[in-house]
Predicted 3D model of a 346-nucleotide part of an RNA (small-subunit ribosomal RNA, central domain) from an uncultured organism. RNAcentral holds the full RNA, with entries from ENA and SILVA. The prediction has a mean pLDDT of 87.
Context: one part of a larger RNA
């Protein structure tokens, strides 16, 4: 390198959009670039292969042929691929009529809880634990009641539910906005799939500037435990968590399973539509789950939401350690990220 692979052994990019590229539905006509065939030129010799010959044989040598899978020119073939023209509707998209949802962005509002404050009642404890102590409290705590304020999160509904490309999204409501599904078969007529680079989005933590700060809480302090206890437990508590703008660009970013298309037994639950019969059934489309066949798999298992059977395109893997390290480069305010070896060793 080819072959072979990528749920769990090494290996699917975090996700989408998309230029180039690769691949691409049905009919007709034309062309003849790829493709196939014939003919001619060329494809040095030696070597290799085959026949024959010469050294007593062989190695060796001579001679004749084959081969030289290539390339150029020319003449044909036209199924397939390509080019051009034209037509089509099933792929794709649009329209129309409905439906659905924690999809997104911005604003407004609400109640419970927690904490602070003020006032009142009231008196000696409260809190915490396995047990304690640190801590709070006669300057009146804890508890109870009323009022004010603050920030953050939204009990029940709630689900094997729903939506979103992924990250993710949950109180109520308004505005703006995106999507999917169903029905129709009206319109366009292959407009499609994938996608190296590129661009955009991307949890948490972290960073910058300015706000905010109730609760929780890295660091830190104290109290315990212990042989020790830089921990687990307790009392406090800063950054942070929240908001705006900007950066970072990583996660067990997981379904550890790339995207798209086609085909391939059944049972059962559920979400959103549509249709039928008529009041509890049944059909169909799109999702979300459970179980089980054939088949696949090293097995566990997967099994119409495939890890089955095929097709196209992309990404990635090639023994363990060294190492996701060093160096260089790019990006970043930094932290670091991306790309990514070798010596050596088993």
């Nucleotide at each position: 390198u080819u072959g072979g692979g990528u749920u769990u052994a090494a290996a699917g990019g975090g996700u989408g959009c998309g230029c180039a590229g690769g691949c691409g539905g049905a009919g007709a006509a034309u062309u003849a670039a790829g493709u196939c065939a014939g003919u001619g030129g060329u494809g040095a010799a030696a070597u290799c292969c085959u026949g024959c010959a010469g050294c007593u044989u062989a190695a060796c040598u001579g001679u004749a042929g084959a081969a030289u899978u290539g390339u150029c020119a020319u003449u044909g073939a036209u199924a397939c691929u390509g080019g051009u023209u034209u037509u089509c509707u099933u792929g794709a998209a649009u329209g129309c009529a409905g439906u659905u949802g924690a999809g997104g962005u911005a604003g407004g509002c609400g109640g419970a809880a927690u904490g602070u404050g003020u006032a009142a009642u009231g008196u000696a404890g409260c809190g915490g634990u396995g047990a304690a102590a640190u801590g709070c409290u006669u300057a009146g705590a804890u508890a109870u009641u009323a009022c004010c304020c603050a920030g953050a999160a939204c009990a029940c509904c709630g689900a094997u539910u729903g939506c979103g490309a992924a990250g993710g999204c949950a109180g109520c409501u308004u505005a703006c906005u995106a999507a999917a599904c169903u029905g129709u078969g009206a319109u366009u007529g292959a407009c499609g799939c994938u996608g190296a680079g590129g661009c955009a989005c991307g949890a948490a933590a972290g960073c910058g500037u300015g706000g905010g700060g109730a609760g929780c809480g890295a660091a830190c302090a104290g109290g315990a435990u212990u042989a020790g206890a830089u921990a687990c437990c307790c009392u406090g508590g800063u950054a942070g968590u929240c908001c705006a703008c900007g950066c970072u660009g990583u996660a067990a970013a997981c379904u550890a399973u790339g995207a798209u298309c086609a085909c391939u037994c059944g049972u059962u639950g559920u979400u959103g539509g549509c249709a039928a019969u008529a009041c509890a059934u049944c059909g169909u489309c799109a999702g979300c789950g459970a179980c089980u066949g054939a088949g696949c798999g090293a097995a566990a298992g997967c099994a119409u939401u495939a890890a089955g059977u095929g097709a196209u395109c992309c990404a990635c893997c090639u023994g363990g350690g060294g190492a996701g390290u060093a160096c260089g480069a790019u990006c970043g305010c930094a932290a670091g990220a991306u790309u990514g070896a070798a010596g050596c060793u088993c």